[in-house]
Context: one part of a larger RNA
Parts: sequence; structure tokens; C1' cells
RNA sequence: GAGUAGCGAUAAAACGAGUGAAAAGCUCGUUCGCCGAAAGCCCAAGGUUUCCUGCGCAACGUUCAUCGGCGCAGGGUGAGUCGGCCCCUAAGGCGAGGCUGAAAAGCGUAGUCGAUGGGAAAUCGGUCAAUAUUCCGAUACCUUUCUUGAAUGCGAUGGGGGGACGGAGAAGGUUAGGUCAGCCGGGUGUUGGACGUCCCGGUUUAAGCGUGUAGGCGGAUCCCUUAGGCAAAUCCGGGGGGUCAACGCCAAGGCGUGACGACGAGCAGACUUGUCUGCGAAGUGAUUGAUACCAAGCUUCCAGGAAAAGCCUCUAAGCUUCAGUUCAAGAAAGACCGUACCGCAAACCGACACAGGUGGGCAGGGUGAGAAUCCUAAGGCGCUU
Repeated sequence: GAGUAGCGAUAAAACGAGUGAAAAGCUCGUUCGCCGAAAGCCCAAGGUUUCCUGCGCAACGUUCAUCGGCGCAGGGUGAGUCGGCCCCUAAGGCGAGGCUGAAAAGCGUAGUCGAUGGGAAAUCGGUCAAUAUUCCGAUACCUUUCUUGAAUGCGAUGGGGGGACGGAGAAGGUUAGGUCAGCCGGGUGUUGGACGUCCCGGUUUAAGCGUGUAGGCGGAUCCCUUAGGCAAAUCCGGGGGGUCAACGCCAAGGCGUGACGACGAGCAGACUUGUCUGCGAAGUGAUUGAUACCAAGCUUCCAGGAAAAGCCUCUAAGCUUCAGUUCAAGAAAGACCGUACCGCAAACCGACACAGGUGGGCAGGGUGAGAAUCCUAAGGCGCUU
């Protein structure tokens, strides 16, 4: 220079009470304002204790600070079912033998790894200052092993099926959700009106189990035969014949049960005044209606749209008083790792408490074609001078 520039979105504050040495900024309350396909809620990545409580204010915080993602101390993350691990494979990696190379090494078969994909099983309610599909309550389900009983051709690293998949479009059936009515509870000052009207609030309930519907798919079943499926086959495929048109498979939703339960507006009580305890009404119908489910469906098109395992089935070697397999009942087991908190952000990537960047899911009401726009609910904020 200079008490100058600046103090990081023009979403906005005001008052009262409290605490305190001190209050524009902290806490509580009453108003006001802003977002509301987000500036709300839930995951993934990443961060790694920032979470909660007590104490504190030197420094950090673009001002103050009694406050804090700051300092100190203590506490906090509970799983057979969520995710990983596990079983399986994709691109790709590694790679016994092998090939190449002077070597280092490169390529690569069998294999072995490798999710961003496939594969068993849980819901509702309650609870802590801080965790919950993990704890507790209630009601469930799955896998493996063992025991007992009954029945019995079982058997794989092999064969077959299945898993199993593209784009676009259309119609239908449903549900979530919404709205209205009914029902229940509470309130109703002044003038008129009082068993009413009006106003406010509530009207919520899962998985599982039973039933097997709208609908979709396949004709079904028996017999004979068979140059295919690297061997075999009763399986799959090919060929022939008979009988029957109802049989099988898949499948939302609804209804019943789950539930004489839970939740529930509100009421009552207690005290340490924001907590705990107890009681607890109604809990129905109509209408609208999804981008969600039926549906990996249907129709159509050409550019013709993963693999493998689990699963079902067939036999080979072999076993055949055993073992194995199936069914029923009972018992036992289900380890390990993650789980706090932020997560369109003051906690991640940007040297910062930085107007930048950051994948997925949820999607109330009025207006509307709409996830646009404007206003608003739940919820969250007023952007640290």
C1' cells in the first nucleotide's frame, strides 16, 4: 500500500426464553422464507471413526462462538436367510506337458483363476444416546449330516434336457399408489343455526401356508423300430402305428389363514419437563390407476442376439443281504469377513468446510400430454459475517 480488496451463489430473516464471563450466529419455542424428479429417502464406489455421549475453546472454522466434521476421554457396528466368502463360468490372466527362441523370454493344450452375469432360504412389529431383514417378540423358510421306520436298481468327471438371453411394437389382466364416500375420535369463540352442520385427525397390517384364478406354453399317452448323440442307454433325436381332446407345465393377482395378534388417533398416570408406564375407537366400500407384476410372455423384424454350474433325466465301469436311492418322522449343525457414519457431498475426486465432477433405486397432492412449469406434502434447509 491499507483498516483497502475480500469474507465463496441475492433461499431471509424476526422476536421471546435458556445457558453463559460474554449471544446476530449455540439450545428450545412462535412466526417468516427456500427446496420438494430435491437442496428428501435408500444403495454402490470412495473415505476410514468423521457416528454417540461427557468435558473443553489455544489452534482449525474466511467474523463471533457457550457451537462444530475441531481438541481430550469414554462408548458404539451382533446375521444359516442382506452382501461377500462358497459352487459356476465371460472378456481376460496364469499355464503341467508342448511349440518357438542363443538366451531372457514369447505363444499355448489339459487345467486353474477371474463378476460387472447364473446358483438354496425371512417377514412384520418392538427396542438403544449411538446397530438392526443382524438384538428381542411373533410367525416362517432353506441346505447338509445323523438316527429310526417303510419302500426300492442304484451308480459319472460321460450322453441328453434345462438354465438360455436381440431390437421394436401392441393389447389385455392385475397390483402399488392416489382420490372420494362411509365409519371412528376430538373441537366448534361472536350473531343465526345445535342428537345436526362445519373444521381437524385417523381409517395401517408382511413373509409364509392353503386355494389355483385372468392368462401363457406344450397336443397328450402307449407300442414297435432306429446308419445319429465318439462307448452304452429305458434318455434325447429320426421313422412307423394305436388310443384320447383333456392332460401336463408355468403363472400375476384375489380370497382365506397368519392375526382373539401387532399397530393405531387419542386418553389417563408418574416424575427428574421430555421421557416412561398403562389403556386404546374406527380399521369398510367405490372410483381412478402406473414406466411396477403376469412377462425371459405375445406379435413382428433382421443386423439373428454369452458361457458354465446348481437342477431334471439316461445309462458305463462297478456294487447288488452291504452300499446307494426315494419317502416320512425326529435330532443336530449352518463357520469366517463386511455391517458405525458421510455418500450429488463441509466426510468421495478437485492443495480449501472450493458455485466444478460423481453410477443405480424410490417418485405424494393441485395444474398438465409429461419425470416440463408454478405452488405444495413427508422430509430437509435459510447456503459461517

Predicted 3D model of a 385-nucleotide part of an RNA (large-subunit ribosomal RNA, domain III) from a Rhodocyclaceae bacterium. NCBI's taxonomy places the organism under Bacteria, Pseudomonadati, Betaproteobacteria, Rhodocyclales, Rhodocyclaceae. It matches the Rfam family "Bacterial large subunit ribosomal RNA".